A computed fold for a 79-nucleotide RNA from uncultured Litorimonas sp., annotated as Glycine riboswitch aptamer. Its mean pLDDT, the model's own confidence on a scale to 100, is 85.

RNA sequence: CCCCGGGAGAGAGCGGGCUCAACACCCGCCGCCGAAGGCGCAAGUGCCGCCGCAAAACGCUCAGGCAAAAGGACCGGGG
Numbered sequence: 001c002c003c004c005g006g007g008a009g010a011g012a013g014c015g016g017g018c019u020c021a022a023c024a025c026c027c028g029c030c031g032c033c034g035a036a037g038g039c040g041c042a043a044g045u046g047c048c049g050c051c052g053c054a055a056a057a058c059g060c061u062c063a064g065g066c067a068a069a070a071g072g073a074c075c076g077g078g079g
Base pairs, nucleotide, nucleotide: 001079002078003077004076005075006074011030013029014028015027016026017025031066032065033064037062038060039059040058044053045052046051
């Protein structure tokens, strides 16, 4: 890195458009989630200071997500 399996959280939110209708999609609005990605910090360390470097499942929620599907950190098995 590839394949298979497992894999949480949070409104099928409200109004309008589209539609036979619904999910989806577009516009506006409110409430949420964090385990793709992204960003931030400690001990420590460079070198005393300034200033840097510095982890996460911790924090922030930009992105993404809030029925199913898809995705999904991480775990197991195989190559």
The RNAcentral record of the sequence draws on MGnify.
Taxonomically the source falls in Litorimonas (Bacteria, Pseudomonadati, Pseudomonadota, Robiginitomaculaceae).
Of the family's consensus pairs, 90% are formed in the model.